[in-house]
RNA sequence: GCAGAGGGCCGGAUGGCCGCGUUGGAGGGGCAACCCUCCCGCGAGGAAAGUCCGGACUCCCUAAAGCAACGGUGCCGGGUAACGCCCGGGCAGGGAAACCUGACGGAAAGCGCCACAGAAAACAGACCGCCCUGUCGAACCAGAGGUUCGCCGAAAGUUCAUUUGACAGGGUAAGGGUGAAACGGUGGAGUAAGAGCCCACCGCGCCCCUGGCAACAGGGGCGGCACGGCAAGCCCCACCGGGAGCAAUGCCAAAUAGGACCCCCGCGCGGGCCGGUCGGGCAACCGAUACCGCCGCUAGGUAUGCUUUAACCGAGAGGGGUCGGGUUGGCAGCUAGAGGCGCCUGGCAACAGGCGCCCCAGAUGAAUGGUCAUCGAACCUUGGCCUUCGGGGCAGGGGGAACAAGAUCCGGCUUAUAGGCCCUCUGCGCAA
Numbered sequence: 001g002c003a004g005a006g007g008g009c010c011g012g013a014u015g016g017c018c019g020c021g022u023u024g025g026a027g028g029g030g031c032a033a034c035c036c037u038c039c040c041g042c043g044a045g046g047a048a049a050g051u052c053c054g055g056a057c058u059c060c061c062u063a064a065a066g067c068a069a070c071g072g073u074g075c076c077g078g079g080u081a082a083c084g085c086c087c088g089g090g091c092a093g094g095g096a097a098a099c100c101u102g103a104c105g106g107a108a109a110g111c112g113c114c115a116c117a118g119a120a121a122a123c124a125g126a127c128c129g130c131c132c133u134g135u136c137g138a139a140c141c142a143g144a145g146g147u148u149c150g151c152c153g154a155a156a157g158u159u160c161a162u163u164u165g166a167c168a169g170g171g172u173a174a175g176g177g178u179g180a181a182a183c184g185g186u187g188g189a190g191u192a193a194g195a196g197c198c199c200a201c202c203g204c205g206c207c208c209c210u211g212g213c214a215a216c217a218g219g220g221g222c223g224g225c226a227c228g229g230c231a232a233g234c235c236c237c238a239c240c241g242g243g244a245g246c247a248a249u250g251c252c253a254a255a256u257a258g259g260a261c262c263c264c265c266g267c268g269c270g271g272g273c274c275g276g277u278c279g280g281g282c283a284a285c286c287g288a289u290a291c292c293g294c295c296g297c298u299a300g301g302u303a304u305g306c307u308u309u310a311a312c313c314g315a316g317a318g319g320g321g322u323c324g325g326g327u328u329g330g331c332a333g334c335u336a337g338a339g340g341c342g343c344c345u346g347g348c349a350a351c352a353g354g355c356g357c358c359c360c361a362g363a364u365g366a367a368u369g370g371u372c373a374u375c376g377a378a379c380c381u382u383g384g385c386c387u388u389c390g391g392g393g394c395a396g397g398g399g400g401a402a403c404a405a406g407a408u409c410c411g412g413c414u415u416a417u418a419g420g421c422c423c424u425c426u427g428c429g430c431a432a
Stems, first nucleotide, its partner, number of pairs: 001428010012375007020043003024039006045403001049414002052412005057245004070241005075089005090104001091102004105236002110234002112230003127176002129172010140157001145152002184202005203225001204223008249332006259323006265316001268297004274293003277288004300313003339358008379398004384394003
């Protein structure tokens, strides 16, 4: 210098003016609640986000606990208030390495599944192939006999030596081919051909020893393979978990309509030529008006504390109270906390302990903004200069900052993020 790996940090800056929210202080107003003005201080993030885990807190349910069901977690050890988070370690996989990744308990408890291809996908079985036996052939072998001396050629044989076809019976799983996966792998011995049938090594299982808290690792012995994969299908084992959430929850106030209950006041007069009802009558009809209604009047009521009037309501209109629920507004919850920063101690680390310093948003249709000046990264650009020739550096001009903003709080995870800075490490090249 190039190519990479791991970790940490920043993420527009400074100032003026105007404005917004708020703690505190001062002054003023108001009976008070509270309001106004001024001053000082503070005023979004590394993710405030997704709301995915774990808690604090609150209410509801519930003796505690256990069991069942349901949900979650799942190598080992440690950290923590807790966790599905973090740290360290083991094992497995990837990379040349730094390093990265991990749905990493159990498949000899049981059920289920294993597409396509392939003969066969799980109590094994056998498509091609290989081998043996038998039967029938062929080649082969044999050469009676015949002959024109060139040859033609029957029966028997196939045992020892060899090749081969068809069919039947049997052996085999080494080889072929399929698949994500083929019933241990490689080599040898062995065999008719083969095979854990036997042997060595590896793998696997069991037992023992050693190291380690453990996961696990190393070594030894035994077993002849019996035990394919999937638990991210059900299941088994261990551990954890009651539900809802600050719109939780508590308190205060107001107004309107309605509900339940209680209290106060009132429950009076008229009309039967209004309906019903009752009495009488064969009926038309006559009579009555307690009761159920209707109509009218009045007492009474309704505006604002009192008086009066118009209008309206009216014998039930009205007045008052209690209860529970809803609506609206206000207060509490609400932000000093598993808090931040620095140093020291212990620990490989996560983290823990000690000391010192600091206070760092609490809004509620919801403040944190606007503007001006100076500076400014990315990026774009130049007919300038340098150059190791790489649009690399210098200089000039333009340009003007990513993702995104609290809403009870905290610990995590995940996702988004222009660009920049720092530290450590790996590989290669060059120089000394």

About this RNA
Predicted 3D model of a 432-nucleotide RNA (Bacterial RNase P class A) from Tritonibacter multivorans. The gene name in the source record is rnpB. Rfam family: Bacterial RNase P class A. Gene Ontology terms of the family: ribonuclease P activity, dimeric ribonuclease P complex and tRNA processing. Rfam describes the family as follows. Ribonuclease P (RNase P) is a ubiquitous endoribonuclease, found in archaea, bacteria and eukarya as well as chloroplasts and mitochondria. By type it is a ribozyme. Its mean pLDDT, the model's own confidence on a scale to 100, is 75. Lineage of the source: Bacteria > Pseudomonadota > Alphaproteobacteria > Rhodobacterales > Tritonibacter.